Annotation:
Predicted 3D model of a 73-nucleotide RNA (transfer RNA) from a Pirellulaceae bacterium. Its Rfam family is "tRNA". It is annotated as a transfer RNA.

[in-house]
RNA sequence: GCCUCUGUAGCUCAGUUGGUAGAGCAAGCGGCUGUUAACCGCUGGGUCAUAGGUUCGAGUCCUAUCGGAGGCG
Repeated sequence: GCCUCUGUAGCUCAGUUGGUAGAGCAAGCGGCUGUUAACCGCUGGGUCAUAGGUUCGAGUCCUAUCGGAGGCG
């Protein structure tokens, strides 16, 4: 330098031919218990890497840029 994959909640990741952003863990609150842990319930938490474009509508499609991983030279 070129190619491929990847970027979504604090962490690990789903998101199915474009149509209201989700799960588990973690956190907070409550229940249970003599207390803690475990267990059960509830709640909060997101500029979907950044900037444009297409579209009535984009996490999803297109372009560029940035970060990470791998490959080729």
NCBI's taxonomy places the organism under Bacteria, Pseudomonadati, Planctomycetia, Pirellulales, Pirellulaceae.